Description
This is a predicted structure of a 76-nucleotide RNA (transfer RNA) from a Candidatus Saccharimonadota bacterium. NCBI's taxonomy places the organism under Bacteria, Bacteria candidate phyla, Candidatus Saccharimonadota. It matches the Rfam family "tRNA". The sequence is in RNAcentral, with records from ENA. The prediction has a mean pLDDT of 81.
[in-house]
């Protein structure tokens, strides 16, 4: 330099262009316990990497950029 993959909650990940974006773990509160863990109930937590575009409507489609990883090529 060329090509590809990934980016969504604190972490690991789902999510056919169509209702107000979800699960597990973790966190907070309550119940329970002498107390802790386990268990049960409730809750908080998101600019869907960034910027544009298409569309009545974008996490999803298109373009550019950024970060990480993989492959190829080149230099030493």
């Nucleotide at each position: 330099g060329g090509g590809g993959a990934u980016a969504u909650a604190a972490c690991u990940c789902a999510g056919u262009g169509g209702c107000u974006a979800g699960a597990g773990u973790g966190c907070u509160u309550g119940c329970a316990u002498c107390a802790c863990a386990c268990g049960c109930a409730a809750g908080a937590a998101g600019u869907c990497g960034c910027a544009g575009g298409u569309u009545c409507g974008a996490g999803u489609c298109c373009u550019g950029c950024u970060a990480u990883c993989c492959c190829c090529a080149c230099c030493a």